RNA sequence: CUUCGAUAAUGGCAAACUUACUGAAAGGUAAGGACGCAAAGCUACGGGUCUAAGGCUUUAUUUUAAGCUAUGAUCGCCGGGUUACCGAA
Numbered sequence: 001c002u003u004c005g006a007u008a009a010u011g012g013c014a015a016a017c018u019u020a021c022u023g024a025a026a027g028g029u030a031a032g033g034a035c036g037c038a039a040a041g042c043u044a045c046g047g048g049u050c051u052a053a054g055g056c057u058u059u060a061u062u063u064u065a066a067g068c069u070a071u072g073a074u075c076g077c078c079g080g081g082u083u084a085c086c087g088a089a
Stems, first nucleotide, its partner, number of pairs: 004087002012037002017032006035076001041082003045079003048074003054069005
């Protein structure tokens, strides 16, 4: 330096849920709270998944209902890129 991850050590993050705000929604932000995480740090680059404002199509005829579609979201879904604490085997 690279790989690796221990009944090591110092620490770190924070699921569900609750409250408030925000968004059309999925979701996000903050406080509380810990299910877990060796990258559960960052990044939407590839895939998957979620939502459907807007657009398109069909239906109804009353302003209804349905379907398709990210430009939206998710990194705690997987992979890629990138940065990083410690040092047993």
Annotation: This is a predicted structure of an 89-nucleotide RNA (c-di-GMP-I riboswitch aptamer) from Pullulanibacillus pueri. The prediction has a mean pLDDT of 89. Of the family's consensus pairs, 95% are formed in the model. The source organism's lineage runs through Bacteria, Bacilli, Caryophanales, Sporolactobacillaceae and Pullulanibacillus.